Notes
This is a predicted complex of two RNAs, RNase P RNA and transfer RNA, with 459 nucleotides together. It holds a member of the Rfam family "Bacterial RNase P class A". By type it is a ribozyme. Model confidence (mean pLDDT): 75 of 100.
RNA sequence: CGAGCGGGCUGGGCGGUCGCUGAGGGUAGGUGGCGACACCUGCCGUCGGAGGAAAGUCCGGGCUCCACAGAGCAGGAUGCCAGGUAACGCCUGGGGGGCGUGAGCCCACGGAAAGUGCCACAGAAAAUAUACCGCCCCGCCGGCUUCGGUCGGUGAGGUAAGGGUGAAAUGGUGCGGUAAGAGCGCACCGCGCCGACCAACAUCGGUGGCAGGGUAAACCCCAUCCGGAGCAAGACCAAAUAGGGAAGCGUGCUGCUUCGCAGCAGGCGUGGCUCGCGCCAGCUUCCGGGUAGGUCGCUACAGGCACAUGGUGACAUGUGUCGCAGAUGAAUGAUCGCCACUGCGCAAGCAGCACAGAACCCGGCUUACAGGCCCGCUCGCCCU
RNA sequence: UGGGCCGUCGCCAAGUGGUAAGGCACGGGGUUUUGAUCCCCGCAUUCGGAGGUUCGAAUCCUCCCGGCCCAGCCA
Numbered sequence: 001c002g003a004g005c006g007g008g009c010u011g012g013g014c015g016g017u018c019g020c021u022g023a024g025g026g027u028a029g030g031u032g033g034c035g036a037c038a039c040c041u042g043c044c045g046u047c048g049g050a051g052g053a054a055a056g057u058c059c060g061g062g063c064u065c066c067a068c069a070g071a072g073c074a075g076g077a078u079g080c081c082a083g084g085u086a087a088c089g090c091c092u093g094g095g096g097g098g099c100g101u102g103a104g105c106c107c108a109c110g111g112a113a114a115g116u117g118c119c120a121c122a123g124a125a126a127a128u129a130u131a132c133c134g135c136c137c138c139g140c141c142g143g144c145u146u147c148g149g150u151c152g153g154u155g156a157g158g159u160a161a162g163g164g165u166g167a168a169a170u171g172g173u174g175c176g177g178u179a180a181g182a183g184c185g186c187a188c189c190g191c192g193c194c195g196a197c198c199a200a201c202a203u204c205g206g207u208g209g210c211a212g213g214g215u216a217a218a219c220c221c222c223a224u225c226c227g228g229a230g231c232a233a234g235a236c237c238a239a240a241u242a243g244g245g246a247a248g249c250g251u252g253c254u255g256c257u258u259c260g261c262a263g264c265a266g267g268c269g270u271g272g273c274u275c276g277c278g279c280c281a282g283c284u285u286c287c288g289g290g291u292a293g294g295u296c297g298c299u300a301c302a303g304g305c306a307c308a309u310g311g312u313g314a315c316a317u318g319u320g321u322c323g324c325a326g327a328u329g330a331a332u333g334a335u336c337g338c339c340a341c342u343g344c345g346c347a348a349g350c351a352g353c354a355c356a357g358a359a360c361c362c363g364g365c366u367u368a369c370a371g372g373c374c375c376g377c378u379c380g381c382c383c384u
Numbered sequence: 385u386g387g388g389c390c391g392u393c394g395c396c397a398a399g400u401g402g403u404a405a406g407g408c409a410c411g412g413g414g415u416u417u418u419g420a421u422c423c424c425c426g427c428a429u430u431c432g433g434a435g436g437u438u439c440g441a442a443u444c445c446u447c448c449c450g451g452c453c454c455a456g457c458c459a
Base pairs, nucleotide, nucleotide: 001380002379003378004377005376006375007374008373009372010371012339013338014337015336016335017334018333020049021048022047023046025044026043027042028041029040030039031038032037051355055366056365058364059363060362061361062360063230064229065228066227070275071274072273073272075226076225077224078223079222080094081093082092083091084090095109096107097106098105099104110221111220115219116218117215118214119213132163133162134159135158136157138155139154140153141152142151143150144149171189172188173187174186175185176184190210191208192207193206194205195204196203234296235295236294237293244287245286246285247284248283249282252264253263254262255261256260266280267279268278269277289458290457301323303322304321305320306319307318308317309316310315341352342351343350344349385455386454387453388452389451390450391449394408395407396406402439410426411425412424413423414422432448433447434446435445436444
């Protein structure tokens, strides 16, 4: 210098004018009160006012209600090991596998020697195995013969070494062995089992000729976890409408003298079922009607920043400091000037300036994103 | 906020692991004096997009994009 990898930060700036929203302050008038003060209306001025993803709503938690959350089945999620955390399917570290020259990147990474299913075409055979070509032995027939054999055909066998098919064919290499072959035997590698050690992985020792293809993002098995719903949760206040119409089911049984009470039966408590628990006095469906007002929940927190200490790290602890949106017909805007950046243009100038907007709150993941800044590292070439 | 469904040629659509039916439309040819009808032939290489599992994906899994539907209070 070129090409690349990983990480972090930022996400236009300054000023003027006019607004919107929240919270204090001052002040004028009015009302209530003995008063301190409170409330209403108006005016003046001050301070705060979108994001790194506010998004998708994919996970996890807080909070609230249902029984402080129960049992079983069903269902769902996760899946090497250890740690972090409020928790997680997240993060950190380690292991294993794959890709890359490398920095690095990616991995749903338990089980196919529990069971079931599937594997098109091709191929002999796709899973209780099997013999298409080939190789080998034996029998029979025929040709040739130097009479040792050799060649061809045929029959019955042996053989998984070689060929061929396929994505995939019953461990690999070598030596021995054999008619030819074969874990048939042996050595090494691989694999299973047992023991030691170990977090996993790895390692060491013993043992078995080898269990017999792939697929679990097919059913399934194993282990662990998960009760349901959501701020329209939920609580309070006020007002209004209806105490409607139609259809269906039920208005039952037992005990006590009727009334009534108790039990059974019935309905509701949103998620699938059964039980349990609690509540209710008619229930269900359809049609029709009304309101979607106010206050709280509501933003102070697993909070941000800085430093120190511990830890490889995620993170934890301590000290100091800061206060940083709370709307609901849903504010956070509009416009002007200058500058920055990008493109076009000789120039004057013109155009553009990413992705995108809180809605109960946090921790993550995923996705979108113009431009700018910084740090660390790798490879190649050149120079010293 | 919660739940469900869909996306396959220009249009309607079948296909739920084995290499994309069919109809309309369109293009070409034939029949006809010409047109319609009728007959024959052609027309998907990205199944909304990306990635993964598998020998193999429209189909299975994950993440996105677009569209549609349902429920909520008095009760």